A computed fold for a 177-nucleotide RNA from a Bacillota bacterium, annotated as FMN riboswitch aptamer (RFN element).
RNA sequence: AUAGACCUUCAGGGCAGGGUGAGGCCAGUCAUGGCCAAUUCCCGACCGGUGGUGAUGCAGCGACGUCUGAUGAGUCCACGAGCCAGACGGUGUUCGUCGCGUAAGCGAGGGCAACCAAAGGCAGGAACGGGUGGGAAUCCCGUGCCGACGGUACAGUCCGGAUGGAAGAAGGUUGGC
Numbered sequence: 001a002u003a004g005a006c007c008u009u010c011a012g013g014g015c016a017g018g019g020u021g022a023g024g025c026c027a028g029u030c031a032u033g034g035c036c037a038a039u040u041c042c043c044g045a046c047c048g049g050u051g052g053u054g055a056u057g058c059a060g061c062g063a064c065g066u067c068u069g070a071u072g073a074g075u076c077c078a079c080g081a082g083c084c085a086g087a088c089g090g091u092g093u094u095c096g097u098c099g100c101g102u103a104a105g106c107g108a109g110g111g112c113a114a115c116c117a118a119a120g121g122c123a124g125g126a127a128c129g130g131g132u133g134g135g136a137a138u139c140c141c142g143u144g145c146c147g148a149c150g151g152u153a154c155a156g157u158c159c160g161g162a163u164g165g166a167a168g169a170a171g172g173u174u175g176g177c
Base pairs, nucleotide, nucleotide: 004174005173006172007171008170009169010168017043018042019041023036024035025034026033027032045157046156047147048146049079050078051077052076058069059068060067074145075144082122083121084120089116090115091114092112093111094110095109097108098107099106100105127143128142129141130140131139149160150159151158
C1' cells in the first nucleotide's frame, strides 16, 4: 500500500395560463338567477434517480493512430423505488428446562403476540427520421412516445406511506498474509 471489516454524511425533479362543469350551496311560489367547483377531463405547460456503454465535437501527444483524457442517453443494457414472501436470521417477550452464581443476574435451550428482515417470487414504461462521421436509437436538427401504489371528478406534476427506504456517491477508522 492492499483484501477484508467497521463508521459517518449525502443521495428526485415537475401544472404557468385558459376551457368545460360531474357535483354542491344560496335566493325564489314557480320560471329562473347568482356563487363555489377537476393542478386528475380538454387545450396548453413543465420534469427526468443510479451504474454501464457512448465514436462527431472539445483538450492533449515524441508517437496524428478506429491513440489518450474529460464531458456525455427519461425512451440501449441493468439497478433502485412497489406488492407477496419470511431463513437453523434479528429485536422483544416468556418458560414447571439445563449450567454458573450467596444473590441480583448471566449464558444455553424451548415457546410466542408484535416489529425488522436475507434468499426467492410477481409486476416492472417509452424512438424514430435526417445530418455529421470510418462507425450513432447516445452528438446536432426535427417530430414522437413513457411514467408504481392508495386518496380525490379519472393524477408522471396535488395529498399520503415518506422527517421512510434505496440504487449508488463521497469521506473516515482499522488493516491479515
Background:
Lineage of the source: Bacteria > Bacillati > Bacillota. Of the family's consensus pairs, 97% are formed in the model. Rfam family: FMN riboswitch aptamer (RFN element). Rfam describes the family as follows. The RFN element is a highly conserved domain that is found frequently in the 5'-untranslated regions of prokaryotic mRNAs that encode for flavin mononucleotide (FMN) biosynthesis and transport proteins.